[in-house]
RNA sequence: CUAUUAUGAAAGCCGAAUUCCCGAGACAUCCGGGAAGCGGGGGAACCAAGUUUUUGGGUGAAUUGAUCUCGGAUUGCACAGGGAUCAUAGGGAGACCUUCAACCGAACCCUACAGCUAACCUCGCAGGCACGGAAGGGGAACCUA
Numbered sequence: 001c002u003a004u005u006a007u008g009a010a011a012g013c014c015g016a017a018u019u020c021c022c023g024a025g026a027c028a029u030c031c032g033g034g035a036a037g038c039g040g041g042g043g044a045a046c047c048a049a050g051u052u053u054u055u056g057g058g059u060g061a062a063u064u065g066a067u068c069u070c071g072g073a074u075u076g077c078a079c080a081g082g083g084a085u086c087a088u089a090g091g092g093a094g095a096c097c098u099u100c101a102a103c104c105g106a107a108c109c110c111u112a113c114a115g116c117u118a119a120c121c122u123c124g125c126a127g128g129c130a131c132g133g134a135a136g137g138g139g140a141a142c143c144u145a
Base pairs, nucleotide, nucleotide: 012129013128014127018036019035020034021033022032023031037125038124039123040122041121042120047115053112056110057109058108059107064087065086066085067084068083069082070081072079090104091103096137097136098135099134100133
């Protein structure tokens, strides 16, 4: 000097997932209740759509493919499913915009059923992080003179 791993601090990130009050308590979380705030689902008229086993639908950025492979299945090809690799719609801080580079591109839920949707009804407030660096542009605020 470089790379990897672990720990800690500061300031932070993805996400709706925060704050406060009361009670119990093992006094940090967790449990029960309430309020504010944020987020999701169901649900008229009007409008839209008429495509319902080829089920269908919801949260989420996380959709859509190609190649190879595994067993099922077939005379064989197709076909439904699993896995791997490479892509891809799409996605994310340090106010904003452009370009380049790196990263993500999952997981789960409902169960025969849901378009929009006022009133109304109902649910959640978790979990997880260190890949996000470089160049340029045009602005704002504050301080000083």
c-di-AMP riboswitch aptamer (ydaO/yuaA leader), 145 nucleotides, folded computationally. The sequence was found by an Rfam model in a public genome assembly. The coordinates come from a structure-prediction model, not an experiment, and the mean pLDDT is 75. The model forms 95% of the base pairs in the Rfam consensus.